[in-house]
Context: one part of a larger RNA
This record gives sequence, C1' cells and structure tokens, in this order.
RNA sequence: GAACGAACGCUGGCGGCGUGCUUAACACAUGCAAGUCGAGCGCGAAAGCCUUCGGGUGAGUAGAGCGGCGCACGGGUGAGUAACGCGUGGGUAAUCUGCCCUCGGGUGGGGGAUAACUUCUCGAAAGGGGAGCUAAUACCGCAUGAGACCACAGGCCUACGGGCUGGUGGGAAAAGAUGGGGAUCUUCGGACCUGUCGCCUGAGGAUGAGCCCGCGUACCAUUAGGUAGUUGGUGAGGUAAUGGCUCACCAAGCCCAAGAUGGUUAGCUGGUCUGAGAGGAUGAUCAGCCACACUGGGACUGAGACACGGCCCAGACUCCUACGGGAGGCAGCAGUGGGGAAUAUUGCGCAAUGGGCGAAAGCCUGACGCAGCAACGCCGCGUGUGUGAAGAAGGCCUCGGGUCGUAAAGCACUGUUGAGUGGAACGAGCCGGUGUCAGUUAAUACCUGGCACUCCGACGGUACCACUUUAGAAAGCACCGGCUAACUCCGUGCCAGCAGCCGCGGUAAUACGGAGGGUGCAAGCGUUGUUC
Repeated sequence: GAACGAACGCUGGCGGCGUGCUUAACACAUGCAAGUCGAGCGCGAAAGCCUUCGGGUGAGUAGAGCGGCGCACGGGUGAGUAACGCGUGGGUAAUCUGCCCUCGGGUGGGGGAUAACUUCUCGAAAGGGGAGCUAAUACCGCAUGAGACCACAGGCCUACGGGCUGGUGGGAAAAGAUGGGGAUCUUCGGACCUGUCGCCUGAGGAUGAGCCCGCGUACCAUUAGGUAGUUGGUGAGGUAAUGGCUCACCAAGCCCAAGAUGGUUAGCUGGUCUGAGAGGAUGAUCAGCCACACUGGGACUGAGACACGGCCCAGACUCCUACGGGAGGCAGCAGUGGGGAAUAUUGCGCAAUGGGCGAAAGCCUGACGCAGCAACGCCGCGUGUGUGAAGAAGGCCUCGGGUCGUAAAGCACUGUUGAGUGGAACGAGCCGGUGUCAGUUAAUACCUGGCACUCCGACGGUACCACUUUAGAAAGCACCGGCUAACUCCGUGCCAGCAGCCGCGGUAAUACGGAGGGUGCAAGCGUUGUUC
C1' cells in the first nucleotide's frame, strides 16, 4: 500500500447492488418448511336452510381409509475425515439405473382376502385386541410368450474376464381407467368402434449412480518399526458388481527412511486476497464433490437410503402420566435462551423461475421471488451556484498591523435529494373461457396443434414521469517533531500525559492538554485484529 463475512470509538442525508452466528455440531417455546391423485377403489357425514314433521337440501360435498407416485430432490451444517475423501486423467469384458426418449411384441381367463365400515372390548393416555361385511390399477394361481434366465451338449471370436450364435429341456408377465359415438346386442352400466392415459415383456439411448486404478493433496523423526483377516492362494457365501467384503482350509507373507505406524491440525475443489510475476495466504457468499442430521448401532421399504422433518435398539437430556406407561429431536425458515467483540423479521406471495403429484383445472412448495433490519461492503448522488471589500462584527496572534476571509451578511439564481399533488409500469409467457382453421377418425363428436379476443402481479400505487414548494432539512473524523502533507499561543513543569519506530515532558514543549490556524480523507474517518 492492498484486502476483510469484521469488531470498537466518534459521526451520519439519499439511492442501487450485494453481504450478514467466523463463537456453543450448545439447548430449544411457538408457527410454518412434502405432499398429491376421485380419470385406481370401496365407504361416506354434520352444522345450516326449507318442511305437509314423513322428509328434502346441504351432498355423493367434507372427511378418514385401501392403492399409486413422490418423500433418496430441493434446503441446512462442516462435527468427523490426511482418505481413492477431493482434484485430474483413465478403466468397468466386474455393474445397476424409477420417471424420460426410440423401436419390437403383448395386455387372455380365474380366485381368495383385507382396511375403511358395523359391533364387542382393554388402556389415564399414546395406542391396541376379538368378531362380522366389502372394493380395486392391492394380492395370488392358470394360460400364452421371443436366446431375457437356468441346465446339458456344440460353433465362431477373444483383452482369457468373457462376447456372439444357434439345438434340446425347464420354469417366469400383465390392469385397467377415461372422453366421444351412427348402426347391432343391451341388465341402460356396458359390449362394440374410435381417441387419450396406463400396465407387462424385450432391445437400444439418455440421465444418474456404484466400484477400481495412475498422478497430485498439511505439520511433527523430540513418533522407527508396524501388521494375525494381517499378505497371498484354493473353495464357498454375499453383493447390481470386483475384492479377506465374510467364512473354512493351506502357505508365511505384507508395509517401511522415496517416511510405514503413531500423534496434531484440517472438509476438498473451481475460486478468493495479495503480488510485476514466481509465490504466499485462504476456502464466507456463488458453483461442483464429500460427510453429517441429539450420541452410538442396526436393518426395513424402495429404481435409488442404511433415509434431517421414516422405523427399531441402547444412551444422555427435556416433557406428559392415573406411576402401569408414553412423547420429542431447528446443523430447514423465522424466532428464544446461552456463549461471544460480534451477525437480521416469529414479514408478504406462489405473480415469475424451478420442483412433487395430477389427463387437466389445480393443490403443495420458509426452494424461490420480494419486502423489513444493519454505513457491513462496493458504486453513484447531495449537503448549493453566481456575485459580493466598509476587507463588517467576533476569535487568534509579535497588536504598526496580519489572519480566519469572498468566508459571512446583502443581492440574483437553481431545484438533484427531501416534502406535497397527479399519472403510472417492464417483469405475463402459459393455463382456462369464447370464436375460427387444420390434423386424427366412420364422424361435422372427443382429442391434438395454429391464430384472434378475454383472464392472471407478492413486490406496489413501488420504480419511473410530470407539476408545485423552499437554500430551506443534510459534515464529520483523524492528524500537524522526523518517517509524513500540515505551526503558533496559552496551561503544565520527568508531573499530568503521549507513543507505530526513533523518542517527547525536569519553566519559553511546533511531540502532553486547550485554543486559533492548517493538512488529509469524506458519509464517513480513525483504532484494533488477520493476510499478502
């Protein structure tokens, strides 16, 4: 000199864009943060209103339940981890991949349950238990089925792990829903035709993931030896998959001064800061990867988890209890206590972007978009402009005079910001509704696509624009001995004090304190801390 997620002191007008618990991965009151689908399925209220008191309507609405998909994303934190964790480059002939895309084939015919519900019952509660009824795109047989799977015997190729091909035998699949409709049948539901969505199976793709390897990745040798599933083999188990991953047996290996083992510290990277660069330091915000979710362990479901707002066990803590037993997990967004030098609102909205579900309308979304607080940072603007010498008054000073100083007053203007009045957005494209034109089709239905009109904004009556108004409401902080730009007077008298270094102060202190003057920055200025 530059920089900062800063803090402290004094001061403080406005706007834009960013940023904001670095400490206790300390404990948490309260609210919200993951639901959705009636176009998978069976049930099915009440209040209210009307009433001829029978009932009707509300309403097949709300609602819970079975079932499907999602909940493994998004969001938080950095405790652990010195490691194939991360970075980079490869391998997988050792692998998986829901939803999505492309292509091929199929979707036949049956069965038995169960929740909801009704009823009985246990319990303080949380929550159960028994009996009875019922549905499905829930569950289970049967049929059919292609080298997709297994067994046996072959062929070709091969990186020797396997790949391709084809013979015989074996076992393995499915689910329906809905819009529209002229004939025929009809129990008026439908069959049937047609469109859309779904379901099963196979191949390929895309995306995502698992595993393996080369190289790189902090400090300590005042850590020198470490290791028995240890190192390798055979066989088996296990996994989507290789492998001591696990197990049985066999062998005695394996790592290490090119630093094993141990200890300390630490999430890694793109980047960020600094520097001419080399380098050094760092890893907030944003992005990628990893790890974690009160602490430790475990599996279940599932395409995917050993799962933050799932389950089980143990522990600590908190809460409820009828003492028998139960409930909980903010390192999600706000917020509270505590710790600390120190870090914000228990706000608005799904209008946009993105995500989940749904055919769609839509619902959900503390992701996100906005607003609030903070000079915490960067950037921009303002606090007036011109004129004005009797060089006013006043302050300071060697007191002739000089200086503050064109500074003020006065006069003339301007109107940024502020205040007031009025107008007023971009962000909006979709979807839906109406009309119209094409495609599909037996069809002028339905559906899909195009065009026109209409509808939809949290921010927000905000930004912005116009007009009115008044110089009115808006300047401080540090320094002035040298380094280092800026000097005198008074007070004090090695005292009180200053100080980054050198050093000032013991009676004329440009170095302490005050004043006048000056210098430097400026809505900031200094100090402290840290890095280069």